[in-house]
RNA sequence: GGAGUCGGCCGUGCAGUCGCUGCGCAAAAAGCGAUGCUUUAAGCGCAGAGGAAAGUCCGGGCUCCCAGGGCAGGAUGGUUCCUAACGGGAACCGGCCGCGAGGCCAGGGAAAGUGCCACAGAAAAAAUACCGCCCCGCCUCCGCAAGGAGGUGAGGGUAAGGGUGAAAAGGCGAGGUAAGAGCUCACCGCCCGGAUGGCGACAUCCGGGGCAGGGCAAACCCCAUCCGGAGCAAGGCCAAUAUGGCGCGGGUCGCCCGCCCGAUGCGCCGAGGUAGCCGCUUGAGGCCCGCAGCGAUGCGGGCCCUUAGAGAAAUGGCUGCAGUCCCGCUUCAAGCGGGAAACAGAACCCGGCUUACAGGCCGUCUCCUCGA
RNA sequence: GGGCGAUUAGCUCAGAUGGUUAGAGUACUUGCUUGACAUGCAAGGAGUCACUGGUUCAAUUCCAGUAUCGCCCACCA
Numbered sequence: 001g002g003a004g005u006c007g008g009c010c011g012u013g014c015a016g017u018c019g020c021u022g023c024g025c026a027a028a029a030a031g032c033g034a035u036g037c038u039u040u041a042a043g044c045g046c047a048g049a050g051g052a053a054a055g056u057c058c059g060g061g062c063u064c065c066c067a068g069g070g071c072a073g074g075a076u077g078g079u080u081c082c083u084a085a086c087g088g089g090a091a092c093c094g095g096c097c098g099c100g101a102g103g104c105c106a107g108g109g110a111a112a113g114u115g116c117c118a119c120a121g122a123a124a125a126a127a128u129a130c131c132g133c134c135c136c137g138c139c140u141c142c143g144c145a146a147g148g149a150g151g152u153g154a155g156g157g158u159a160a161g162g163g164u165g166a167a168a169a170g171g172c173g174a175g176g177u178a179a180g181a182g183c184u185c186a187c188c189g190c191c192c193g194g195a196u197g198g199c200g201a202c203a204u205c206c207g208g209g210g211c212a213g214g215g216c217a218a219a220c221c222c223c224a225u226c227c228g229g230a231g232c233a234a235g236g237c238c239a240a241u242a243u244g245g246c247g248c249g250g251g252u253c254g255c256c257c258g259c260c261c262g263a264u265g266c267g268c269c270g271a272g273g274u275a276g277c278c279g280c281u282u283g284a285g286g287c288c289c290g291c292a293g294c295g296a297u298g299c300g301g302g303c304c305c306u307u308a309g310a311g312a313a314a315u316g317g318c319u320g321c322a323g324u325c326c327c328g329c330u331u332c333a334a335g336c337g338g339g340a341a342a343c344a345g346a347a348c349c350c351g352g353c354u355u356a357c358a359g360g361c362c363g364u365c366u367c368c369u370c371g372a
Numbered sequence: 373g374g375g376c377g378a379u380u381a382g383c384u385c386a387g388a389u390g391g392u393u394a395g396a397g398u399a400c401u402u403g404c405u406u407g408a409c410a411u412g413c414a415a416g417g418a419g420u421c422a423c424u425g426g427u428u429c430a431a432u433u434c435c436a437g438u439a440u441c442g443c444c445c446a447c448c449a
Base pairs, nucleotide, nucleotide: 001368002367003366004365006363007362008361009360010359012322013321014320015319016318017317018316020048021047022046023045024044025043028040029039030038031037032036050343054354055353057352058351059350060349061348062231063230064229065228068257069256070255071254073227074226075225076224077223078092079091080090081089082088093107094105095104096103097102108222109221113220114219115216116215117214130162131161132158133157134156135155136153137152138151139150140149141148142147170188171187173185174184175183189211190209191208192207193206194205195204196203197202235278236277237276244269245268246267247266248265249261250260251259272448273447274446285304286303287302288301289300290299291298292297324340325339326338327337328336329335373445374444375443376442377441378440379439382398383397384396385395391429400416401415402414403413404412422438423437424436425435426434
């Protein structure tokens, strides 16, 4: 210098001006049950979107219903840890990819059972003989003979070789054999047992066994662990209107049992009325320092409030200066002119994941090249 | 805001346990029938099974993500 890898951060700033939303103070006006309260509200002050506010994919808080058991159903799936919890995160183990830094993995069980493996192929799972190889019988030919060549068979052996396929019944080499074969042996793989190390997943080593049956569980299923349901349009209060019909059940997906409640009840339908207040924003909160830990994180101390809380939805427009990027002029620098600036928009709150994103900054590490 | 569902030919819909070439109706094109149409008959074309990844030998189908579209839900109760 080039090419990469992983992680963190920003995601226009300042000023002026005109507006919007909320809160506080509040002139003035109106009303009333009147030295106060309510409504409207000029004006002043303060505050006013995000890293994803998004998708609603997980997990919680909170609220209501209900909470006795079983079935069904759903989710997760290496190990240890973190956490309020999680399907999230950290470290490690194993497998695959990369020269490497690193990346990816729904990563339990296929010997509990069931099922599937199209086409091709002889055979797709306790299999099988299509071609081939070998043996045997018979026939023909050659040969003096031993034997050889060819053909043939409801015969036999053989999974080494060919061929099919995504996948062919451990791999490879040697011995062995009529030809072959874990038939035998070495190495690798596999299974069983043991030792050592590790909390563990697992790793290494030793011994034994010729080998014992392929793949799919994001097929049913089995095992282990977890899960009651609904969601702020939850739910509570107030106001106003209506107060009729049908049914007998209800205990918040479904099924069964048990238990409890139930007619002043409950469910469904019809008709009507109202869009008011609370819930509502300070929280598993943020920043800094110290300690423990490889780390996720935890503990302790200090400081801060970095205060949106609307109810169909405000957080915006313009101007100037500065910064970033692009284009044009210009000899470089500098300067001048013009243009651009993403994804997106709180709706009860929080922790994650995933997805979208113009442009930019910082750091870690790796590989290649050059120079000393 | 919250809950749920769908996406297959221009349109409306099937489809299966993952397997050889994904179908039907309608619409379209061509030919026949008619004096000419309509109807009818025959033949034909038309598909990124919404998109992107993953599992698998193999995906429209199974799983995940994304996009688009649709439905339901206030209180008095």